[in-house]
A computed fold for a 103-nucleotide RNA from Kibdelosporangium persicum, annotated as Guanidine-I riboswitch aptamer. Lineage of the source: Bacteria > Actinomycetota > Actinomycetes > Pseudonocardiaceae > Kibdelosporangium.
RNA sequence: GUGAGGCGCGUCUAGGGUUCCGUUCCGCACGCGGGAGUCUGGUCCGAGGGACGCAGGCGGCAGUGCGGAUGCCGUCCCACGGCGGGACAAAAGCCCGGGAGAC
Repeated sequence: GUGAGGCGCGUCUAGGGUUCCGUUCCGCACGCGGGAGUCUGGUCCGAGGGACGCAGGCGGCAGUGCGGAUGCCGUCCCACGGCGGGACAAAAGCCCGGGAGAC
């Protein structure tokens, strides 16, 4: 310097805003309408660098002479990170992004 791999899904949490519900304030024809997320909340979004689980990869063992299916055991390390942009109603640790950059 180049190439490949470092994977996926689900549940949840940190966190997030305000479409809906609720709360609250105002108006009113009492039905409703409008404002407020610097309203605790419910629905909702939600982590590569957070948790747990499932699946999967790799190594080994069993079953047999070989292989396949199956089961079991082990292993899957490390990870500082903008500005800015994007989507949904909107925002975010979501996506761009294991990016740019730093070491």